[in-house]
Context: one part of a larger RNA
RNA sequence: GGCGCGAGGAGGAUGCCUUGGCUUCGGCAGGCGAAGAAGGGCGCAGCGAGCUGCGAAAAUGUCCGGGGAUCGGCAAGCGCGAAAUGAUCCGGACGCACCCGAAUGGGGCAACCCCCCGGGCUGGAGGCCCGGGACCAGGAGCGAUCCUGGGGCGAACCCGGGGAACUGAAACAUCUCAGUACCCGGAGGAAGAGAAAGAAAAGAUCGAUUCCCCCAGUAGCGGCGAGCGAAGGGGGAAGAGCCUAAACCGUCGCGCUUUCGGGCGCGGCGGGGUCGUAGGACCGGCGGCAUGAGCCGCGCGAGCGAACCGGAAGGCGUUUGGAAAACGCCGGCGCAGAGGGUGACACCCCCGUACGGGCGAGCGAGCGCGGAACUAGCCGGCACCUGAGUAGGGCGGGGCACGAGGAAUCCUGCCUGAACCCGCGGGGACCAUCCCGCAAGGCUAAAGACUGCCGAAGACCGAUAGCGAACCAGUACCGUGAGGGAAAGGUGGGAAGGACCCCGAACAGGGGAGUGAAAAAGAACCUGAAACCGCGCGCCC
Repeated sequence: GGCGCGAGGAGGAUGCCUUGGCUUCGGCAGGCGAAGAAGGGCGCAGCGAGCUGCGAAAAUGUCCGGGGAUCGGCAAGCGCGAAAUGAUCCGGACGCACCCGAAUGGGGCAACCCCCCGGGCUGGAGGCCCGGGACCAGGAGCGAUCCUGGGGCGAACCCGGGGAACUGAAACAUCUCAGUACCCGGAGGAAGAGAAAGAAAAGAUCGAUUCCCCCAGUAGCGGCGAGCGAAGGGGGAAGAGCCUAAACCGUCGCGCUUUCGGGCGCGGCGGGGUCGUAGGACCGGCGGCAUGAGCCGCGCGAGCGAACCGGAAGGCGUUUGGAAAACGCCGGCGCAGAGGGUGACACCCCCGUACGGGCGAGCGAGCGCGGAACUAGCCGGCACCUGAGUAGGGCGGGGCACGAGGAAUCCUGCCUGAACCCGCGGGGACCAUCCCGCAAGGCUAAAGACUGCCGAAGACCGAUAGCGAACCAGUACCGUGAGGGAAAGGUGGGAAGGACCCCGAACAGGGGAGUGAAAAAGAACCUGAAACCGCGCGCCC
């Protein structure tokens, strides 16, 4: 020095465990904010650094309900208190709620500085205390001004305005990725869409919208490449329909006009009216003046709603053990043998479970009473109305599954530009016939998307896994910043956490003693693999 064996050191794999996560489903909620949010700063305890809670009334105040013996958070200790006159704790309501922050009197390097007006304390100045003082929009007012609303935050979902590239096409430009990511605006608990100028068919029919399954990877589109990709219809979910503009009537204001009676124009408001087998206005005639779902107010109100309450049934032991739930013996309950805990494995020990009960706020089907608005017809006449810089066209784009194509249909930046019910649009160029519909105003539940929270369940993970985070984590740390972003779980049944003695330095560490089933469980603490390190022994060189 090598190999081997042994007992160690070191290290933290493995096994076991789980307080944490992941996913799906169900439920609740779907908002908070100038009455100052979200988020922070600074404070608040007898001693108080952190976390938690709270706000100068500061680990909290008041009331109501629950509950019934301990309590003063995590969290021990010292000290001192509270509680059957019901504390702590749990649920609900109310109160308080400093400073910053949309931050809003002005400023500012957020949590600070300074000012004006009114009031209070003071003899007064200063100072202190209370209230008010931002901007924008709408409304009112002659105006000064006043009133109302807005602003900011929020996980995803939704609508709108903008809008990539990598990539794919085995290169690349049309194309694709994709109207995706991302930016901006806006809203709601959903949003959007929605009551036919529809779809379709070819002399039929359906009857708002939305969503799901099919239709169908079809018809098509496509450097006819890559790739993109419908609709009619069928089956389901849900189900709802309405209001205006105009004609005409009335009224108010302004303007013009007047022979002073009025007339005309514009605008506001009220009535009227809402359609495509056209409908309405107006005139004449007839008839009717009812009905009705829904809406508003009040009352009643099943039920849903907190904390929480009841909730069956087991003992024994000279067994093993540190410990009984194990084992043995003899029993019991079960609408409860889900699960968790208890010194090992418990239906009957504890918490629970099945089942049943419980109400303040809130919600609330339904019922009763009252109320408001709305809601019909027929015949004839007349020819007044029925949404214009619109429809359509041209050019340039965009959207439609459809890339300019034979390209309809929809949107529109520029240029143009109708008809007016004897009217107009559509049926995939276009024309005719036929059929379907009535644009250029608006509203509309449900079916439906998402998930913050709560719960339940997993042929989900089990600490290099599972969220980045099981642990004081969006922390430490890195970065000027936007931003990036860890590592880190386990003594024991119970601290019984090692009194006392010895070595040492009043240290670290160790040796005894003691605790414990175990200390080779001693806090660097379950198990304790390997690399690596030294020690002892054996063999070999």